Predicted 3D model of a 72-nucleotide RNA (transfer RNA) from Fimicolochytrium jonesii. The prediction has a mean pLDDT of 81. Its Rfam family is "tRNA". Gene Ontology term of the family: triplet codon-amino acid adaptor activity. RNAcentral holds the sequence, with entries from ENA.

RNA sequence: GGGGAUUUAGAUCAGUGGCAGAUCGUCUGCUUUGCAUGCAGAAGGCCAGCGGUUCAAUCCCGCUAAUCUCCA
Numbered sequence: 001g002g003g004g005a006u007u008u009a010g011a012u013c014a015g016u017g018g019c020a021g022a023u024c025g026u027c028u029g030c031u032u033u034g035c036a037u038g039c040a041g042a043a044g045g046c047c048a049g050c051g052g053u054u055c056a057a058u059c060c061c062g063c064u065a066a067u068c069u070c071c072a
Base pairs, nucleotide, nucleotide: 001071002070003069004068005067006066007065010024011023012022013021018055026042027041028040029039030038048064049063050062051061052060
């Protein structure tokens, strides 16, 4: 320098055009003498960034950035 993959909640990951979700974690309440477990509830997201296509984009297209990988 060229090719490919990934980027979504604190962590690990789903989500193939119409509401952003799961598990764990965090917080609150109940349960307990207390802790743990269990049960109920809550908070937490500019979906890496910018632009484009579309009535409508996490999703499709382009560029950029970061990480991983292959080739030279």